The prediction has a mean pLDDT of 85.
This is a predicted structure of a 77-nucleotide RNA (c-di-GMP-I riboswitch aptamer) from Nitrosospira sp.
NCBI's taxonomy places the organism under Bacteria, Pseudomonadota, Betaproteobacteria, Nitrosomonadaceae, Nitrosospira.
């Protein structure tokens, strides 16, 4: 570098839901809580889904939808 099959070690993150707060909204933030995750770390000029809008547009949201890029603990069939 690559891989995460199996067994570990140290651990990490935190779905739904509840409370508070914020936003027109999708959602976001904090606390509780764990469905799960080997990148469920980071990145939105790719695709997708969702929101606002009469709608083309335009503007947003989702990185725990997928792809891609990038960084990384441990281990080595």
């Nucleotide at each position: 570098a690559c891989u995460g099959a199996a067994a570990a070690a140290g651990g990490g993150c935190a779905a739904a839901c509840c409370c508070a707060u914020u936003g027109c909204g999708a959602g976001g933030u904090g606390g509780g809580g764990a469905c799960g995750c080997a990148a469920a770390g980071c990145u939105u000029a790719c695709g997708g889904u969702c929101u606002u809008g009469c709608a083309a547009a335009a503007a947003g949201a989702c990185a725990g939808c997928g792809g891609a890029g990038u960084u990384a603990c441990c281990a080595g069939a």